[in-house]
Context: one part of a larger RNA
RNA sequence: UGACGGGGGCUCACACAAGCGGUGGAGCAUGUGGCUUAAUUCGAGGCUACGCGAAGAACCUUACCUGGGUUUGACAUGGAUUGGACCGGGGUAGAAAUAUCCCUUCGACCCCGCAAGGGGAAGCCGAUUCACAGGUGCUGCAUGGCUGUCGUCAGCUCGUGUCGUGAGAUGUCGGGUUAAGUCCCAUAACGAGCGAAACCCUUACUCUUAGUUGCCAUCAGGUCAUGCUGGGGACUCUAGGAGGACUGCCGGUGUCAAACCGGAGGAAGGCGGGGAUGACGUCAAGUCCUCAUGGCCCUUACACCCAGGGUUGCACACGUGCUACAAUGGCAAGAACAAAGGGAAGCUAAACCGCGAGGUCACGCCAAUCCCAAAAAACUUGCCCCAGUUCAGAUUGCAGGCUGCAACUCGCCUGCAUGAAGUUGGAAUCGCUAGUAAUCGCGGGUCAGCAACACCGCGGUGAAUGUGUUCCUGAGCCUUGUACA
Numbered sequence: 001u002g003a004c005g006g007g008g009g010c011u012c013a014c015a016c017a018a019g020c021g022g023u024g025g026a027g028c029a030u031g032u033g034g035c036u037u038a039a040u041u042c043g044a045g046g047c048u049a050c051g052c053g054a055a056g057a058a059c060c061u062u063a064c065c066u067g068g069g070u071u072u073g074a075c076a077u078g079g080a081u082u083g084g085a086c087c088g089g090g091g092u093a094g095a096a097a098u099a100u101c102c103c104u105u106c107g108a109c110c111c112c113g114c115a116a117g118g119g120g121a122a123g124c125c126g127a128u129u130c131a132c133a134g135g136u137g138c139u140g141c142a143u144g145g146c147u148g149u150c151g152u153c154a155g156c157u158c159g160u161g162u163c164g165u166g167a168g169a170u171g172u173c174g175g176g177u178u179a180a181g182u183c184c185c186a187u188a189a190c191g192a193g194c195g196a197a198a199c200c201c202u203u204a205c206u207c208u209u210a211g212u213u214g215c216c217a218u219c220a221g222g223u224c225a226u227g228c229u230g231g232g233g234a235c236u237c238u239a240g241g242a243g244g245a246c247u248g249c250c251g252g253u254g255u256c257a258a259a260c261c262g263g264a265g266g267a268a269g270g271c272g273g274g275g276a277u278g279a280c281g282u283c284a285a286g287u288c289c290u291c292a293u294g295g296c297c298c299u300u301a302c303a304c305c306c307a308g309g310g311u312u313g314c315a316c317a318c319g320u321g322c323u324a325c326a327a328u329g330g331c332a333a334g335a336a337c338a339a340a341g342g343g344a345a346g347c348u349a350a351a352c353c354g355c356g357a358g359g360u361c362a363c364g365c366c367a368a369u370c371c372c373a374a375a376a377a378a379c380u381u382g383c384c385c386c387a388g389u390u391c392a393g394a395u396u397g398c399a400g401g402c403u404g405c406a407a408c409u410c411g412c413c414u415g416c417a418u419g420a421a422g423u424u425g426g427a428a429u430c431g432c433u434a435g436u437a438a439u440c441g442c443g444g445g446u447c448a449g450c451a452a453c454a455c456c457g458c459g460g461u462g463a464a465u466g467u468g469u470u471c472c473u474g475a476g477c478c479u480u481g482u483a484c485a
Stems, first nucleotide, its partner, number of pairs: 001485002003482003007479007015469002019432005026323008034314002042053002064309007073132001077131008088103006106123001109120004134298002137296003143292002145287003148283001150281001155194006161170003174185003200275004205243007215232002219230003246269001249263005325425001329384006341372003346365002351360003391422001396417007438461007
């Protein structure tokens, strides 16, 4: 100087407390361990691995296993020799890769030649050969890059000066204050940098510009009905620009300070809400399987091609979720109100067929125009009457649909039948302070299809509690002790 303490002081955080909802019990989904296996490819391992890499494992992917094949190679560049265009069409063998056979089929340019024609030849393809290719092989404890975590915590440093023999100290401490090393005062320190804040995006209010594909108050026309039509720019909205919030104003407290408390006005008030943004560093943290790369290793194989299988295996254990156990409910009928997205190898209306998944035909739309598209919970009416039920839906049987060369291993969906566990969950444990929790649906990426109950977004309905810091956990500053570095 740090680190540590079941030392002290001050302060903070869904850390506790106060509250609401869960997990832990059930069934299923998914990841992991273990076991099994020819293989069940590999990585990730307290917090910070375990719905993680994987924003899509039937083939492909694919790295694993078995079998069949290739050896200048699936891919790149260059040299030597040699043959021929390549492409395309067809046959045979084969699981395919591939092997083999047949048909068809070049050439800028140069030389000779009156011409017909003949010869050479870059390019392109194949064979042989040589340099080399190739490796998701090892080492993340050789590395770059990227990422997690402490932590959006308020810290981490430097120049000059001063003090100290020196390591170092001071500044950065103290009194207030703040979300903040934020600001003020004081001060052997005076300044400065990286962080904090601000600048950026979005949301909440207003004005202005613009008015189609959006809108419809007034005028006119028309319809069973509808901005449907003429028209209009008022309104909503869209998207450019501008304004607006700064403790600016008032009162109080405070050191004539910084600031805090209350109030006015205001759409918004003291950082208005949310996002992006992550200092010096820590964990030899993670990744050599994104990529790049040193070293080592393989080179008729640890490389490459193909078929099939596996990554989906199941006495069991754990994590994360979904659905429930019901009456604040289930079922049936009726009838409302969103936002944000996606669409051409696409989204698909209406109509018709089918109980349905879906099918047929086909309008429109490269989309503020058309489509996906039905929002659901909510609301109204009726039935059920507390039961393993009109709860719950696992499992299984049969019959179908769709995608795709192909659904046996191993896809999703539909109909009928079947109707398991489960009556609120031990010890323990998680999230959340407001448009939040809880609850309800909608969309998207990946994607032929889909194991999505995941992930990333969007809106609808919409609480309770806390104004405290004794304790648990973590963190910051000052101080103290130390057989630690």
The prediction has a mean pLDDT of 83. The part of an RNA shown here (small-subunit ribosomal RNA, 3' major domain) has 485 nucleotides and comes from an uncultured bacterium.